Model confidence (mean pLDDT): 82 of 100. This is a predicted structure of a 71-nucleotide RNA (transfer RNA) from a Candidatus Nealsonbacteria bacterium. Its Rfam family is "tRNA". Rfam links the family to the GO term triplet codon-amino acid adaptor activity. The sequence was found in a public genome assembly.
[in-house]
RNA sequence: GCCCCCAUAGCUUAGUGGUAAAGCAGUAGCCUUUUAAGCUUCUGACGAGGGUUCGAUUCCUUCUGGGGGCA
Numbered sequence: 001g002c003c004c005c006c007a008u009a010g011c012u013u014a015g016u017g018g019u020a021a022a023g024c025a026g027u028a029g030c031c032u033u034u035u036a037a038g039c040u041u042c043u044g045a046c047g048a049g050g051g052u053u054c055g056a057u058u059c060c061u062u063c064u065g066g067g068g069g070c071a
Base pairs, nucleotide, nucleotide: 001070002069003068004067005066006065007064010024011023012022013021018054026042028040029039030038047063048062049061050060051059
């Protein structure tokens, strides 16, 4: 320098056009002599800009960051 892949909650992952899901973690409650375990509830996210579309996490493009390959 060229090519490919990835970016969603504090962490690990779903979600391929119609109001974003779960596990762990965290809050509160129940239970328990207490802790742990268990049950219930709540909180919390689409990397940034632009475009297409009635509608974008999803499609296109640029940038940023990370990873890989070739030279």